Large-subunit ribosomal RNA, domain I from a Gemmatimonadales bacterium, 548 nucleotides, folded computationally. Its mean pLDDT, the model's own confidence on a scale to 100, is 87.

Context: one part of a larger RNA
RNA sequence: AGCACAUGGGGGAUGCCUUGGCAUCCGCCGGCGAUGAAGGACGUGAUAAGCUGCGAAAAGCUUCGGUGAGGCGCACAUAGCCAUUGACCCGGAGAUGUCCGAAUGGGGCAACCCAGCAGGCGCGAGCCUGUUACCGGUCACUGAAUCCAUAGGUGACCGGAGCAAACCGAGUGAACUGAAACAUCUCAGUAGCUCGGGGAAAAUAAAUCAAACGAGAUCUUCCUAGUAGUGGCGAGCGAACGGGAGAGAGCCUAAACCGGACUUAGUCCGGGGUUGUAGGGCCAGCCAUAUAGGAGUUACAAAGUGUAUCCUUAGCGGAAGUGAACUGGAAAGUUCCACCAUAGACGGUAACAGUCCGGUAUGCGAAAGGGAUAUGCCUCCUGGUUGGUACCUGAGUAGGACGGGACACGUGAAAUCCUGUUUGAAUCUGGGGGGACCACCCUCCAAGGCUAAAUACGAGCGGAUGACCGAUAGUGAACUAGUACCGUGAGGGAAAGGUGAAAAGAACCCCGGGAGGGGAGUGAAAUAGUACCUGAAACCGUGUGCUU
Numbered sequence: 001a002g003c004a005c006a007u008g009g010g011g012g013a014u015g016c017c018u019u020g021g022c023a024u025c026c027g028c029c030g031g032c033g034a035u036g037a038a039g040g041a042c043g044u045g046a047u048a049a050g051c052u053g054c055g056a057a058a059a060g061c062u063u064c065g066g067u068g069a070g071g072c073g074c075a076c077a078u079a080g081c082c083a084u085u086g087a088c089c090c091g092g093a094g095a096u097g098u099c100c101g102a103a104u105g106g107g108g109c110a111a112c113c114c115a116g117c118a119g120g121c122g123c124g125a126g127c128c129u130g131u132u133a134c135c136g137g138u139c140a141c142u143g144a145a146u147c148c149a150u151a152g153g154u155g156a157c158c159g160g161a162g163c164a165a166a167c168c169g170a171g172u173g174a175a176c177u178g179a180a181a182c183a184u185c186u187c188a189g190u191a192g193c194u195c196g197g198g199g200a201a202a203a204u205a206a207a208u209c210a211a212a213c214g215a216g217a218u219c220u221u222c223c224u225a226g227u228a229g230u231g232g233c234g235a236g237c238g239a240a241c242g243g244g245a246g247a248g249a250g251c252c253u254a255a256a257c258c259g260g261a262c263u264u265a266g267u268c269c270g271g272g273g274u275u276g277u278a279g280g281g282c283c284a285g286c287c288a289u290a291u292a293g294g295a296g297u298u299a300c301a302a303a304g305u306g307u308a309u310c311c312u313u314a315g316c317g318g319a320a321g322u323g324a325a326c327u328g329g330a331a332a333g334u335u336c337c338a339c340c341a342u343a344g345a346c347g348g349u350a351a352c353a354g355u356c357c358g359g360u361a362u363g364c365g366a367a368a369g370g371g372a373u374a375u376g377c378c379u380c381c382u383g384g385u386u387g388g389u390a391c392c393u394g395a396g397u398a399g400g401a402c403g404g405g406a407c408a409c410g411u412g413a414a415a416u417c418c419u420g421u422u423u424g425a426a427u428c429u430g431g432g433g434g435g436a437c438c439a440c441c442c443u444c445c446a447a448g449g450c451u452a453a454a455u456a457c458g459a460g461c462g463g464a465u466g467a468c469c470g471a472u473a474g475u476g477a478a479c480u481a482g483u484a485c486c487g488u489g490a491g492g493g494a495a496a497g498g499u500g501a502a503a504a505g506a507a508c509c510c511c512g513g514g515a516g517g518g519g520a521g522u523g524a525a526a527u528a529g530u531a532c533c534u535g536a537a538a539c540c541g542u543g544u545g546c547u548u
Stems, first nucleotide, its partner, number of pairs: 001547009015533001016498002020469002022466007029458002031163002039100003042055003046078001050074002061094006070082003105114003115132007134160009167198001168196005178185001182232001208215002219246005229237002250450003253394001257271006276428001278393003281389007292382005304377010315364003321337001322353001323336004338355002340344001346358003399423008409435001430445005485492002505532001508519004
C1' cells in the first nucleotide's frame, strides 16, 4: 500500500410523519373609501430583538349576550398581578384610533417642514378643539367691457376623487404563428393599453321570424351541424330556420288635445295618451260606477313602520366497559365476557378505542347586528262601446351615392345592420322587411327610455371530497417568506420541518481556562442529549487477519 472482516467519524439519501400546499364540488357573500380606504411608517409589554394584536384610552377601553375556572398572545422563565362580585376566551354593538397614504390648508426627498381663520383656555411663551385642496351640480349674494344682461367673483349645500381577484360593456388594437415560402387570408377583434359599471354585466318586449301553416321579448344550454354557406374555393372560417330544456314579466314616455306658470316663434309643470286584425286625440250618442275591485317597494309612483316565522353572526344537550387475564415502558393489541347505535365520520389519548376525551347522528339556542318570507298599517290605480272628423303617432331621421366596418358571408348576384363625406323622403290613401331587383301576397311599425330570473366569475367566508403532493415534492413560501440576500431601479429571490409518551433537557463527582468528555442519574431506548427519529453513498479513520 492493497484486500477482507469488525468498528467509528463525516454526510443527510431513504423510510415513516405532517402543522402547509394543490384541485374539484356545494353554499354564503360580492365590495371598502373624505365618518379618511387598501397599504404602510413609528410607537405600544415589568423585562421585549422578531412575529401577532393594538394606537398616546396603544397584546388594550365600554356595553350587551355566550361560556364557566382558570388566565396575563407566539413564548415552556422570573417578578408581579387578575378571576364564581364571573376573569381569560367567543360573538353583537360602540369608544379610542399618532403620522403617511386618494391625502385634501401650503410645501415636500411618503411617514417630514411651514401656516391662515374661528372658538375656548392661559399672566405669558403658548396650548386645545374645529376648519381651510381640486372638479362637477344646485341655490344665494355680488358683478365688468356694455343700458338690461352675461362673463367673472364669493359663499352654502350635495356629489365625485382612491383601492380591489376574475367575470362584464365600450374605445383602441398587434405580432410571432398557420398557409409546410408569402402578400389577400389566418392567428384575432385574441394579447396589450384605456374608459366605465355591477353583484352580476350585457341583451330584452318585434319596423322579429316564418311561409301560404303559423310563432310571439331577451338570455343560457342540447340538437339542427362541422350541415347550408364562405374561402389565394388554399390554410381555414362557419351560421340560421326549426325542435328539446332551464328561466319566465312586462312596462314608462314623445306627440295630438286641455289647463297652469313664465323671460311667450316658445319653454317648463300638471292632466291626457302609448298601438299594428292599427291606436290615440277631438265632436256626438249609448251603457256602467266605489260600503266595490285591483296592485305595490328589482322595472311598471314611492317612503317607512309593526308583528310572526325562518336563516345567519357566539353556543348547548348528546348513548354505551375505563370489565378481567396476558404481553409490554405504556393497551387502544391478544383471549374471554358485556353494552350502545337516527351516533361503527374524523381527530386525540404512552401501539391499532363505537362504549376514555373532543366530537359524530339527532335535538335545541340570541340581549344585539344582518338577511329572507308572509301579513297588518301605509301608499297607489280603476271604464266600455258606436258613428263622425282626418289633428297626432319620435327628421337632418329612413333612404341614395362614395369610402370603410359588422354580419358564418373575403364585393360577390349581396340583401340586412353601423357610419366618415355628401345628399335626402313619406305621414296611415303612410312606412319597414320577407338575401340583387319588380309585381302580387304575407308580416311588422324604426328614428325615445326602463326591466327580475335562468348565465359568467371568485378576492373573501364556510362545508365536503381526492387512484393529488408529502419537505429537491406540494404554493416562491409547512419555519421571523415575498423574509434574508442581490440590483440605482423596474425587478430578481432563496435556504431552512421531525429529541421524547412526558423535559423526566442529565442533581452530584472527575479531567479541562473553556469547548468537550468520563462517571452517576432520567428514560422503553441516550449510538433518542437539544450538532437530538431513521441515518444510505461519496470521503476520512481505528483494530485484527492475509498478501506484497
Its Rfam family is "Bacterial large subunit ribosomal RNA". Rfam links the family to the GO terms structural constituent of ribosome and ribosome.